[in-house]
Molecule: transfer RNA
Organism: Kofleriaceae bacterium
RNA sequence: GCUCGCGUAGUCCAAUGGUGAACGACGGCGCCCUUUCAAGGCGCAAGCACGGGUUCGAUUCCCGUCGCGAGUA
Numbered sequence: 001g002c003u004c005g006c007g008u009a010g011u012c013c014a015a016u017g018g019u020g021a022a023c024g025a026c027g028g029c030g031c032c033c034u035u036u037c038a039a040g041g042c043g044c045a046a047g048c049a050c051g052g053g054u055u056c057g058a059u060u061c062c063c064g065u066c067g068c069g070a071g072u073a
Stems, first nucleotide, its partner, number of pairs: 001072007010026003018056001028044005049065005
């Protein structure tokens, strides 16, 4: 250089063209429980890499950029 895959909360990760609130876990915060802490229970906040296009509607499809990984000469 070329080909392929991936990019989703602080971290790991699922899913999907359709309203409203994008799944789960760890972590964080609050409340309950406890003499206290831990554990446990309940709740809350936090995310679709960036730009453009297609579409009535895009996190999802297409193109480009950036980043990461694998393969190849």